[in-house]
Context: one part of a larger RNA
RNA sequence: CUGUUGUUAAGGAACUCUGCAAAAUUACUUCGUAAGUUCGCAAGAAGAAGUGCCUGUGAAAGCAGGUCGCAGUGAAGAGGCCCAAGUAACUGUUUAGCAAAAACAUAGCUUUAUGCUAAGCCGCAAGGCGAUGUAUAUGAGGUGAUGCCUGCCCAGUGCUGGAAGGUUAAGAGGAGAGGUUAGCGCAAGCGAAGCUUUGAAUCGAAGCCCUAGUGAACGGCGGCCGUAACUAUAACGGUCCUAAGGUAGCGAAAUUCCUUGUCAGGUAAGUUCUGACGCGCAUGAAUGGUAUAAUAAUUUGGGCGCUGUCUCGACAGCAGACUCG
Repeated sequence: CUGUUGUUAAGGAACUCUGCAAAAUUACUUCGUAAGUUCGCAAGAAGAAGUGCCUGUGAAAGCAGGUCGCAGUGAAGAGGCCCAAGUAACUGUUUAGCAAAAACAUAGCUUUAUGCUAAGCCGCAAGGCGAUGUAUAUGAGGUGAUGCCUGCCCAGUGCUGGAAGGUUAAGAGGAGAGGUUAGCGCAAGCGAAGCUUUGAAUCGAAGCCCUAGUGAACGGCGGCCGUAACUAUAACGGUCCUAAGGUAGCGAAAUUCCUUGUCAGGUAAGUUCUGACGCGCAUGAAUGGUAUAAUAAUUUGGGCGCUGUCUCGACAGCAGACUCG
C1' cells in the first nucleotide's frame, strides 16, 4: 500500500448526484398513542417505564422486604422514526445473465361479437379447443379498486342499417364483321351451308357512389377587431372560418420553451421542495378527468435520532502485497 474487521478527542451531514456506506433502533412486560379514514385501518404510530439475585407469602400470576455490580433480554441473534408531495388503488408479474418500476396484470366499468353444428381459434383434411359450457355463458377491444364525474363535433376514416337510382365481373346473349368456298358470272366480283376468327345491344351479385345512424369507434375540439367616466381589463358588440370550436375539473404539472415565471412558506443563504396565481410554447374528461384511506426493496423535499460520510485524519486485529528462507 490492498482487502477485511474493530476503536476513535471535539464537532455531527459541514460529505455527496443522493446520509451511498456505516452507525443508531431491536427481545419481552406494562403504560401510552395524533392527523386522516373506504371505520377495516393508520398502529409496533409517536413516546415512556421495567427486566439480576435472595427471603417471605401465594395454586399461580403477582405482591412485599432485602441485596450486588459500571452494566441484569449482563455475550450472540432481533424495527430507526416523523412530516409533506408525485405515481400506481391493493396482493401479484417482468427484461434467466446491467432496468423490479410510475411498465404488465388485476377486481371493477364499458363497447362489441356470438342462439349452439355458437362466435372465435388450430388443422390440407378428418378432427380438436371453445365446452361435456349455453347470453349471470364464451370470444375480442378499451379503461383500470373506490368516491364525484365523463361535455361539444358524425365533415373525414371506420363500423352498422338501408335499398330507389348510377357504376360494375364471370357468365348468359348473338345484332354485325372478317377468313375459307359449293355455286353464279366473260371478268371484276358476289357468295348459301358448314367450319373458323371475332363480336354490339340486352340480362347480370356483392362492392363502390348514394342514404341514415354510431364517440367508453379512429379521431377533432379557431382567428381578427372594437368597447366601461383615471389606468388596466373586457361582462358586451362586429367580422371571417369550421363538422364542432375545450365544458366540469386540474394546471410552470412525470406535461411550461421563455423560466431560477410571480407571490407566499421553509433556510443565515433554496435552479430542488410545498401552497397559491394562470398569458396551458404544447392540460382536459374510459387514448379517461379529478379526489382518495390503505399498500410500496417506488420517486421527490424537509426534520429528529445516530454516526469516521466529512472537518482530518489516527490506531489496532486478521489475510495479502514486499524481503529472506